This is a predicted complex of two RNAs, RNase P RNA and transfer RNA, with 453 nucleotides together.
C1' cells in the first nucleotide's frame, strides 16, 4: 500500500420564526392569563430475559417438596452479568472467532430404521467333533451414528490382553509448579465391553410471595347513617308513590267585603358523621448519580480530593419550517486534488428508579493486532 | 406500566416418554355418474410445523433468542 481481527467512542452543528411540558422570578398576583429566565430522551428509553433497591402481606426453627445455578479464582448491593485462568472440541496460513464443562460403578428409563446382537449378543466365516446339530472363537465380512483400543509377535486346533514389547487411553500412589481448576515427571494396575442427565433423578450452592395499577395521604356529588326540626291518616311487612283531610300562597266564579265553591303549586330545610368513589397529593428525581485529576490492581473494580445538579409528563409535553454549515453519496471537471451543481443523516423514543443480558443501528473518529507485496 | 398464554396445509384442529415418508375434516384440482348442475363416487395437489441458533445420531417435540397475536389487573369486601 492491499486484504483482514478486535477493543473503545460518537451518532449532526449554528442561528432565526412558531409552538408544547416542569421549575422560578415579575405583573395588586399560590391557582386563571402576560412577559422574562431556566431546564427539557437513548445508547438502546425496546424486549421484561436475570439480578437489586423500595413497598405492602405472611413468617418460632428445622427439613420436605418447587425453582434454579453448575471446571477454577477474583470482581460486585446482588445476578443466567463481568474480568482473568484451565480443559476438551470446531473454522482460519494468522490475528481471532465459536461450543461445550459436577456425576454414566446409587438407581430407574430412553437408543427409531437396519443389523445375529444396543448391553448382552454368533448371522456369514475360521476351528474342532461325528452327518441335520453341538461346542469353542470377538481375528476377518456385513449392519448402524454407536458394536471388546492400535502395530508387531509368543501362543492355540482356530483365536482372543490370554500373555509379552512399544505407543494411545483410564485410574492409583508419590514428588515437582500453582490459592485453585490444572499441568510436567516417575512409579504401579491389563483397567480398555458404550451414549444421552439441555430425560427423571444423584451431589454441592441459591432462593419466601406479589409488585409502583406496590403502598401512604386527602377527599366534591350521589347513596347512606345519626341530630335539630316539621301536620294528621290510610293503603304496605316497611321505603318510595298514590289517595283523604287539614295548613299556607297563587289564579278563576258569584260578589263591594266577610264569606263559600272550584282549580293549581308547596308541606320541608339545616347541621354533624365514619368508609370511600371521581379527582388531587405523595411514593418520584441528591443517586449502588455525573464529570475531571490522583492512587491501588494485570483486569473486572475499588479507593481519594474537587466541581456539577442533569427530564417528570399522567393520554401523557421534549416538535415543525427556514437558512448557513459538517460528515457521506452521485456527476462534471482534472493525471489526481482544489472546485461546480445535485442530493442528504440509520434504529428508535421516557412513564418508580438502578446494575446487566438480548435484539434494532445509516454513517462517523480512534487504539491495538495478523497476513501478504514492495522499499530503506 | 406490570403479569400470563397460543402461533401445524387456503380456514377449523390432532400430533403420546424426542424415531424413519407430520396427519384428519371441510376447502381447492382432475376423472366419473347426469341432457346440465347440485349430491355422490375415485384420485390427487397443496406444509421452510411463526423466524433463527443449539442439544441429540436424529426436533412439530427439548434450551435460548426475537415476531406476531390474544387474555388478566386499580379502591373497599
Nucleotide at each position: 500500500c492491499a486484504g483482514g481481527c478486535u477493543g473503545g467512542c460518537u451518532g449532526a452543528a449554528u442561528g432565526g420564526u412558531c409552538g408544547c411540558g416542569g421549575c422560578c422570578c415579575u405583573g395588586c398576583a399560590c391557582c386563571c392569563c402576560a412577559g422574562g429566565g431556566u431546564c427539557g430522551a437513548g445508547g438502546a428509553a425496546a424486549g421484561u430475559c436475570c439480578g437489586c433497591a423500595c413497598u405492602c402481606c405472611a413468617c418460632a426453627g428445622a427439613g420436605c417438596a418447587c425453582u434454579u445455578u453448575g471446571c477454577c479464582g477474583g470482581g460486585u448491593a446482588a445476578c443466567u452479568c463481568c474480568c482473568g485462568g484451565g480443559g476438551c472440541g470446531g473454522g482460519g496460513c494468522a490475528a481471532c472467532c465459536u461450543g461445550c464443562c459436577g456425576g454414566a460403578u446409587c438407581g430407574g428409563g430412553c437408543c427409531a430404521c437396519a443389523g445375529a446382537g444396543a448391553c448382552a449378543u454368533a448371522c456369514c466365516g475360521c476351528c474342532g467333533g461325528a452327518u441335520u446339530c453341538c461346542g469353542g472363537u470377538a481375528a476377518g465380512g456385513g449392519u448402524g451414528a454407536a458394536a471388546a483400543g492400535g502395530u508387531g509377535g509368543u501362543g492355540u486346533a482356530a483365536g482372543a490382553g490370554a500373555c509379552c514389547a512399544c505407543c494411545g487411553g483410564c485410574g492409583c500412589a508419590u514428588c515437582c509448579a500453582g490459592u485453585a481448576a490444572u499441568g510436567g515427571a516417575u512409579g504401579c494396575g491389563g483397567c480398555c465391553a458404550g451414549g444421552c442427565a439441555a430425560c427423571c433423578c444423584c451431589c454441592a450452592g441459591a432462593g419466601g410471595g406479589a409488585g409502583c395499577a406496590a403502598g401512604g395521604c386527602c377527599a366534591a356529588g350521589c347513596a347512606g347513617g345519626g341530630a335539630u326540626u316539621u301536620g294528621a291518616g290510610a293503603u304496605u311487612g316497611c321505603u318510595c308513590g298514590u289517595c283523604u283531610c287539614c295548613c299556607a300562597g297563587c289564579c278563576c266564579c258569584a260578589g263591594u267585603g266577610a264569606u263559600g265553591g272550584g282549580g293549581u303549586u308547596g308541606g320541608a330545610a339545616u347541621c354533624c358523621c365514619a368508609g370511600g368513589u371521581a379527582g388531587g397529593c405523595u411514593g418520584c428525581a441528591a443517586g449502588a448519580g455525573c464529570u475531571g485529576c490522583g492512587c491501588g490492581g494485570a483486569g473486572a473494580c475499588g479507593u481519594g480530593c474537587a466541581g456539577c445538579c442533569c427530564a417528570g409528563a399522567u393520554a401523557g409535553a421534549u416538535g415543525a419550517c427556514c437558512a448557513u454549515u459538517c460528515a457521506g453519496g452521485c456527476g462534471g471537471u482534472u493525471c489526481a486534488a482544489c472546485c461546480c451543481g445535485c442530493u442528504g443523516g440509520a434504529c428508535a423514543g421516557a412513564a418508580u428508579g438502578c446494575g446487566g443480558c438480548u435484539u434494532a443501528u445509516a454513517g462517523g473518529c480512534u487504539g491495538g493486532c495478523c497476513u501478504g507485496u514492495g522499499g530503506c | 406500566g406490570g403479569g400470563c398464554g397460543c402461533g401445524u396445509a387456503g380456514c377449523u384442529c390432532a400430533g403420546c416418554u424426542g424415531g424413519u415418508u407430520a396427519g384428519a375434516g371441510c376447502g381447492c384440482a382432475c376423472g366419473g355418474u347426469u341432457c346440465a348442475c347440485a349430491u355422490c363416487c375415485g384420485u390427487g395437489a397443496g406444509g421452510u410445523c411463526g423466524a433463527g441458533g443449539g442439544u441429540u445420531c436424529g426436533a412439530g417435540u427439548c434450551c435460548c433468542c426475537c415476531c406476531g397475536c390474544g387474555c388478566c389487573c386499580a379502591c373497599c369486601a

It holds a member of the Rfam family "Bacterial RNase P class A". The family's RNA type in Rfam is ribozyme. Rfam describes the family as follows. Ribonuclease P (RNase P) is a ubiquitous endoribonuclease, found in archaea, bacteria and eukarya as well as chloroplasts and mitochondria.
The coordinates come from a structure-prediction model, not an experiment, and the mean pLDDT is 77.